A computed fold for a 531-nucleotide part of an RNA from a Methylacidiphilales bacterium, annotated as small-subunit ribosomal RNA, 5' domain. The prediction has a mean pLDDT of 86. The organism belongs to Methylacidiphilales, within Bacteria. The full RNA is in RNAcentral, with records from ENA and SILVA.

[in-house]
Context: one part of a larger RNA
RNA sequence: GAACGAACGCUGGCGGCGUGGAUAAGACAUGCAAGUCGAACGGGAUUAAAUGGGUAGCAAUAUUCGUUUAAUUCAGUGGCGAACGGGUGCGUAACACGUGGGAAUCUUCCCGGAAGUGGGGAAUAGCUCGCCGAAAGGCGAAUUAAUACCGCAUAUGAUCGCGAGAUCAAAGCGGGGGACCGCAAGGCCUCGCGCUUCCGGAUGAGCCCGCGGCCUAUCAGCUAGUUGGCGAGGUAAAAGCUCACCAAGGCGAUGACGGGUAGCUGGUCUGAGAGGACGACCAGCCACACUGGGACUGAGACACGGCCCAGACACCUACGGGUGGCAGCAGUCGAGAAUCUUUCACAAUGGGGGCAACCCUGAUGGAGCGACGCCGCGUGGAGGAUGAAGGGAUUCGUCUUGUAAACUCCUGUCACCACAGAACAAGGUCUGUGUGUUAACAGCACUGCAGAUUUGAUGGUAUGUGGAGAGGAAGGGACGGCUAACUCUGUGCCAGCAGCCGCGGUAAUACAGAGGUCCCAAGCGUUGUUC
Numbered sequence: 001g002a003a004c005g006a007a008c009g010c011u012g013g014c015g016g017c018g019u020g021g022a023u024a025a026g027a028c029a030u031g032c033a034a035g036u037c038g039a040a041c042g043g044g045a046u047u048a049a050a051u052g053g054g055u056a057g058c059a060a061u062a063u064u065c066g067u068u069u070a071a072u073u074c075a076g077u078g079g080c081g082a083a084c085g086g087g088u089g090c091g092u093a094a095c096a097c098g099u100g101g102g103a104a105u106c107u108u109c110c111c112g113g114a115a116g117u118g119g120g121g122a123a124u125a126g127c128u129c130g131c132c133g134a135a136a137g138g139c140g141a142a143u144u145a146a147u148a149c150c151g152c153a154u155a156u157g158a159u160c161g162c163g164a165g166a167u168c169a170a171a172g173c174g175g176g177g178g179a180c181c182g183c184a185a186g187g188c189c190u191c192g193c194g195c196u197u198c199c200g201g202a203u204g205a206g207c208c209c210g211c212g213g214c215c216u217a218u219c220a221g222c223u224a225g226u227u228g229g230c231g232a233g234g235u236a237a238a239a240g241c242u243c244a245c246c247a248a249g250g251c252g253a254u255g256a257c258g259g260g261u262a263g264c265u266g267g268u269c270u271g272a273g274a275g276g277a278c279g280a281c282c283a284g285c286c287a288c289a290c291u292g293g294g295a296c297u298g299a300g301a302c303a304c305g306g307c308c309c310a311g312a313c314a315c316c317u318a319c320g321g322g323u324g325g326c327a328g329c330a331g332u333c334g335a336g337a338a339u340c341u342u343u344c345a346c347a348a349u350g351g352g353g354g355c356a357a358c359c360c361u362g363a364u365g366g367a368g369c370g371a372c373g374c375c376g377c378g379u380g381g382a383g384g385a386u387g388a389a390g391g392g393a394u395u396c397g398u399c400u401u402g403u404a405a406a407c408u409c410c411u412g413u414c415a416c417c418a419c420a421g422a423a424c425a426a427g428g429u430c431u432g433u434g435u436g437u438u439a440a441c442a443g444c445a446c447u448g449c450a451g452a453u454u455u456g457a458u459g460g461u462a463u464g465u466g467g468a469g470a471g472g473a474a475g476g477g478a479c480g481g482c483u484a485a486c487u488c489u490g491u492g493c494c495a496g497c498a499g500c501c502g503c504g505g506u507a508a509u510a511c512a513g514a515g516g517u518c519c520c521a522a523g524c525g526u527u528g529u530u531c
Base pairs, nucleotide, nucleotide: 001531002530003529004528006527007526008525009524010523013377014376015375016374017373018372019370020369026333027332028331030330031329032328035080036079037078040077041076043074044073045072046071047070048069049068050067051066052065053064054063055062056061087288088287089286097212098211099210100209101208102207105205106204110201111200112199113198114197115196116195117194118152120150121149128141129140130139131138132137157168158167159166160165172193173192174191175190176189177188180187181186214260215259216258221251222250223249226248227247228246229245231243232242233241263285264284265283266282267278268277269276270275290311291310292309293308294307313324314323315322316321341367343366344365345364349363350361351360352359353358380410381409382408383407390401391400392399393398414472416467417466418465419464420463427454428453429452430451431450432449433448434446435445436444437443475520476519477518478517479516480501481500482499486515487514488513489512490511496503497502
């Protein structure tokens, strides 16, 4: 000199863009952060309409029960998702990461292609009834549905096998409809969404190897599943991955083994470079989710807001027993020099579910707070000498503050007031129409074309126009040398200063105050750390 996720002191007008728990991976009140599908399924509740029966009434009508349909909603079965997204850096010196290769693998959803989707069965939640329990919850009985579950058939194909051959599937739902069949439901036809088997792709993931990147020899020897083989098991997959047997190997001063420290990288800071230091924010990979262990489900986890066991901690309790996990977003306490709102919205982008409408989304988009950083703007401009007053200095002549002020004439950025007022909107829905499919002018598809209508958290914000008035907006540090900037007073080795050299003991440009000056400026200094 440059830099910072900074802190501290004094000061503080506006805006834009960034950025903000570095310490206790300490403990957490409260709310929210993962749901969705009724076009897979059967029920419960409410409302409405139609219809049938009953009751009251002379009747209009009122009311009640049942059936059907429609809408809304509730829990349950079932499907997909919950393995993404979001957080943190404890552990890890390791194929963890970076880079370049490799072969013995799997891959839901998606894309392309081939083949199929036949015919049956037994249950179970829910609901109802009974029982136990303070609760959390649990038990029994009866009964019911499915795209839930289980056989049978078929096998393009796949797996195993030299072959013969053996084994392995499936599920329906919704829209529309002319002929034909049927008493009707419907069959049947057609379109869409699904389902099953297989091949290929894409994406994602697992595995192996070469090389590279910390300190320590005051760590020199380390190793028995250890190194290799045969066989077996195991995995999606190679392999001592595991096991039985056999052999005695394997690693090491090019640093094994041990100890310490540490997430790695793209990069960031500095530097002319070589290099050195670092790894906040953003992006890729890894690891972790109160601590330790384990598996289940699944295409994928040994799973942050899943399960089981153990432990510590905390909470509820009727003392028998239960419940919990913010290193998600806010927020609280604690420790600390120190780090924000218990905010708005799904309008956009993206994600999950759904045919869709739509629902969910503390991802994300915004706003709020903090001069924490960078950048921009302003705090006025021109004129104005009797060089006013006041302050300071003085050789008492004057000098200085100083064109500075007053005063005159202007301007109107920002802030303030008034009015107007965005972009970010693509899409969705409805209607018409074209093409394709089709028996069809129906339906559906082609995000076709045209028209109508509708969707904005930010926000009455940005921005624009007008108005008023110099009005509302300057401080901090330094002035002995390094180092730009000097005098007076006070103090008297005292009080104090100080980065280094050093100042202060009666004329202190070095302490304290004042005037003046210098440097930066909404900041200026100090401290810490790196080059």